């Protein structure tokens, strides 16, 4: 001045609360409620819901498609896209840090503008040769025809050099050549094939070969190895109220005609007579019903209980291991709400901040808050403290 | 616990990467009218929620993140 990695993240007491837990007392309609002691009460992220698991319910003969997902290598792990050591690549002067890090010589498909040409490479300018037709200039000769040269034009080689772009189809030297051009050649670089080292990713100042073909995109589309049923604690079981619905037993109670429709079980409408209630006991009327009441059993709702705090747990210590991590053994129990608890208040002390007459005063912790449970990751997070390296 | 979205003031398209910042409606300014309006011709107004990453190059494609709504 830097990098990596850990711990902690107000702290101590005393009152008053709040939630659940247990004990004791009272009171109860036996479901529960009061009271009173005692002991326990948010976190590194409880967040975000990106990822993987448990555990439940459906689902499901097996393979196979699709669809999504992961994607150097070897270990961890109950699994992971997580972790941990290792290749290779970038970045740094390191200490260190970061990489969606398989296939582009199977396919298809982009590759805008510029530019001559963007993937079967390419001729604008420049060089370079060349002249079917020389008509132009300059020099030479000179009666004239010629001759050489320079331009411009056609025609053809070239990609070494301008230039263009993100990116121009390997680089530097020599030799080569009309003039270049991996043409050829020697180095570096690039494939390959074997050897050697490694568990492999992968390496190598090693041998032999290819003159260089094979530009970039797969967070395009594919192809390749591998994984993934689907859905969530409002899952899911149990107990179950009042109402209305469903079904069975018991008991009292309706039958006729006609007409419709029928799945021939039966269902509606009309219309008549009969029964039950009701209207104060009867009769008539009138009204209303043609089932009502009792008991039993189910399914489900409000509501209760369970799933839910003994777990891939945490701590110490041995011990394999470079590490993640395993494995022994000791301890140890560490929040469970359901309109939803986990707070104030007064002391003493306080990092940091502000002011300052340096003597002192003021202010008083950052980011956030559990809800079925764990293993990640990724985001916020004042600060203080320890270790180790450049 | 689960899913969708953000593009101009306002309601949307672009989603197959470039020639791509677009419509309508509202806004300002001109014409037209004896004035308004509507009709007609022009203009302004966007960092495509915010940060990265990939590519040459993102509104698009990935990933973090923030906010909004629905179940």
């Nucleotide at each position: 001045a830097g990098a990596g990695g850990g711990u902690c993240g107000g702290a101590u007491g005393a009152c008053c609360g709040c939630u659940g837990g247990u004990a004791g007392u009272c009171c109860u309609u036996u479901g529960g409620g009061a009271u009173u002691g005692c002991g326990g009460g948010a976190g590194g992220a409880a967040a975000g819901u990106c990822c993987g698991a448990g555990c439940u319910u459906c689902g499901c003969a097996g393979a196979g498609c699709a669809a999504g997902g992961u994607g150097c290598u070897g270990g961890c792990u109950a699994a992971c896209g997580g972790c941990c050591a290792g290749g290779c690549g970038a970045g740094g002067a390191a200490a260190c840090u970061c990489g969606a890090c398989g296939g582009a010589a199977a396919g298809u498909g982009c590759c805008a503008c510029a530019g001559a040409g963007a993937a079967c490479a390419g001729a604008c300018g420049g060089c370079c040769a060349u002249c079917c037709a020389u008509a132009g200039c300059a020099u030479c000769a000179c009666a004239u025809c010629g001759a050489u040269g320079c331009a411009a034009g056609g025609u053809g080689g070239u990609c070494a050099c301008g230039g263009u772009g993100a990116a121009a189809a390997g680089g530097u030297g020599c030799g080569g050549u009309a003039a270049g051009a991996g043409c050829g050649c020697a180095c570096c670089g690039c494939g390959g094939u074997g050897a050697c080292g490694g568990u492999g990713a992968c390496g190598u100042a090693c041998a032999c070969u290819g003159g260089c073909a094979a530009g970039g995109c797969a967070a395009a589309c594919c192809c390749c190895a591998c994984c993934u049923g689907a859905a969530g604690c409002a899952a899911u079981g149990c107990c179950a109220a009042a109402u209305a619905g469903g079904g069975g037993c018991c008991c009292c109670a309706u039958u006729c005609a006609g007409a419709g429709u029928u799945u021939c079980g039966g269902c509606u409408c009309u219309g008549a007579a009969a029964c039950c209630g009701a209207u104060u006991g009867c009769u008539c009327g009138u009204c209303g019903g043609u089932g009502a009441g009792g008991u039993c059993c189910g399914g489900g709702u409000a509501g209760g209980c369970a799933g839910c705090a003994u777990g891939a747990g945490c701590g110490g210590c041995g011990u394999a291991g470079c590490a993640a991590u395993g494995c022994g053994u000791c301890g140890c129990c560490u929040a469970g709400a359901u309109g939803a608890a986990u707070g104030g208040u007064c002391a003493u002390c306080g990092a940091g901040c502000g002011c300052u007459u340096c003597g002192g005063c003021g202010u008083g912790a950052a980011c956030a808050g559990a809800a079925c449970u764990c293993g990640g990751c990724u985001u916020a997070u004042a600060g203080a403290c320890c270790c180790u390296c450049u | 616990g689960c899913g969708a979205g953000a593009u101009a003031g306002c309601u949307c398209a672009g989603g197959c990467g470039g020639u791509c910042a677009g419509a309508g409606c509202g806004u300002c300014g001109g014409a037209u009218u004896c004035a308004u309006a509507a009709c007609c011709c022009g203009g302004a107004g966007g960092u495509c929620g915010a940060g990265a990453g990939u590519u040459c190059g993102a509104g698009u494609c990935u990933c973090u993140c923030u906010c909004u709504c629905g179940c």